[in-house]
Context: one part of a larger RNA
RNA sequence: UGUUGAGUGUCUGAUAGGAAGGAUCAUCUAGUACGAGAGGAACGGUGUGUUCGCAGCCUCUGGUCUACCGGUUAUCUGACAAGGUACGCCGGGCAGCUACGCUGUAGGCGAUAAACGCUGAAAGCAUCUAAGCGUGAAGCGCUCCUAGAAAAUAGACACUUUAGGACACGGCUACAACAGCCGUUUGAUAGAAGCGGUGUGUAAGUACCGAGCUUCGGCGAGGUAUUCAGCACGCGCUUACUAA
Numbered sequence: 001u002g003u004u005g006a007g008u009g010u011c012u013g014a015u016a017g018g019a020a021g022g023a024u025c026a027u028c029u030a031g032u033a034c035g036a037g038a039g040g041a042a043c044g045g046u047g048u049g050u051u052c053g054c055a056g057c058c059u060c061u062g063g064u065c066u067a068c069c070g071g072u073u074a075u076c077u078g079a080c081a082a083g084g085u086a087c088g089c090c091g092g093g094c095a096g097c098u099a100c101g102c103u104g105u106a107g108g109c110g111a112u113a114a115a116c117g118c119u120g121a122a123a124g125c126a127u128c129u130a131a132g133c134g135u136g137a138a139g140c141g142c143u144c145c146u147a148g149a150a151a152a153u154a155g156a157c158a159c160u161u162u163a164g165g166a167c168a169c170g171g172c173u174a175c176a177a178c179a180g181c182c183g184u185u186u187g188a189u190a191g192a193a194g195c196g197g198u199g200u201g202u203a204a205g206u207a208c209c210g211a212g213c214u215u216c217g218g219c220g221a222g223g224u225a226u227u228c229a230g231c232a233c234g235c236g237c238u239u240a241c242u243a244a
Base pairs, nucleotide, nucleotide: 005161006160007159008158009157010156011155015147016146017145018144021052022051023050024049025047026046027045028044034039053105054104055103056102057101061099062098063097064096068092069091070090071089072088073086074085075084076083077082094234107143108142109141110140115135116134117133118132168184169183170182171181172180189243190242191241192239193238194237195236196235197233198232199231200230205226206225207224208223209222212219213218
């Protein structure tokens, strides 16, 4: 772009892809069948079983976490405070991403292979085969998952509507570009602010205590209180303050 107005939504399912399953254990069957005894099965069933693989997820556990918080070293900003540089080193750490974590990963149906059969002639017999009819596999097809109306036989249904889409702008369930999705004042889309939650672990200043040093004037690590503080936030809610 087409599918013969447009849009939105729900489908059908030709076709394509997948390996999504494999192994094992325990137990019932059963101390049964079998066997003189010693020993000792199977068909079939059960399991929030185990393990490998596969798919998904981040509630828990663990990892990471150069957002963040704290301790501390060297040096610089005259000193304090607060910072810069070295992810400096170290202790923690939400979200996110992850595995070592969590969830799922039956069974059945159909047509068959080898094989085993029924009926049965050619060939008065016999013969599973020549006509015909069955049983039969972790294999094949379906049931399952994913994509899938450009499947030209170009599909179906419902609703809305005479317009619709694109661009632009704010963004993220999306992302290499593009695309996709959401929002655009009839607004919570992003930022900001407030509150909550979370992380760190009790800020600065002030007051008091204070090991120790002292030239007796003072200096002073550290502790306690103010203070579950201070700081921070990729999270949630609220609020149109900023920008749609």

This is a predicted structure of a 244-nucleotide part of an RNA (large-subunit ribosomal RNA, domain VI) from a Candidatus Woesearchaeota archaeon. Rfam family: Archaeal large subunit ribosomal RNA. Rfam links the family to the GO terms structural constituent of ribosome and ribosome. It was read from a public genome assembly.